The prediction has a mean pLDDT of 83. A computed fold for a 72-nucleotide RNA from a Candidatus Helarchaeota archaeon, annotated as transfer RNA.
[in-house]
RNA sequence: GGGCUGGUGAUCUAGUGGUAUGAUGUCGCCCUCACGCGGCGAAAAUCAUGGGUUCAAUUCCCAUCCGGCCCA
Numbered sequence: 001g002g003g004c005u006g007g008u009g010a011u012c013u014a015g016u017g018g019u020a021u022g023a024u025g026u027c028g029c030c031c032u033c034a035c036g037c038g039g040c041g042a043a044a045a046u047c048a049u050g051g052g053u054u055c056a057a058u059u060c061c062c063a064u065c066c067g068g069c070c071c072a
Stems, first nucleotide, its partner, number of pairs: 001071007010024003018055001026042005048064005
């Protein structure tokens, strides 16, 4: 330098155009002598950045940044 692939709460992850799913963790309540386990509830992601297409973009297109793999 070229090709492929990925970037989504603190962490891991689902999501092929209609306001983002689940788990772990955090907080509150219940339970317990207490802790843990368990049950119920809550908060937390402007979806890497910028632009384009569209009534509408995490999703489609372009550029850039970062990580991984392969080739030279």
Background:
The RNAcentral record of the sequence draws on ENA. Rfam family: tRNA. The family's RNA type in Rfam is transfer RNA.